Transfer RNA from a Deltaproteobacteria bacterium, 73 nucleotides, folded computationally. Rfam family: tRNA. Its family is annotated with triplet codon-amino acid adaptor activity in the Gene Ontology. About the family: Transfer RNA (tRNA) molecules are approximately 80 nucleotides in length. Taxonomically the source falls in Myxococcia (Bacteria, Pseudomonadati, Myxococcota).
[in-house]
RNA sequence: GGGCGGUUAACUCAGCGGCUAGAGUACUGGCCUUACAAGCCAGGGGUCGGAGGUUCGAAUCCUCUACCGCCUA
Repeated sequence: GGGCGGUUAACUCAGCGGCUAGAGUACUGGCCUUACAAGCCAGGGGUCGGAGGUUCGAAUCCUCUACCGCCUA
């Protein structure tokens, strides 16, 4: 240089073009306990790596680009 895969919550990951995006863990509060842990309930937390384009509508499709990993010359 060429090819492929990945980037979504603090972390690990889901997510048919159609409700201004969910789960587990973590965090906060409550219940339970003499107390802690475990368990149960509730809550906060996201401009979906960036910029454009297509579309009535984009995390999802297209182009460019940044970073990470693998393969190849």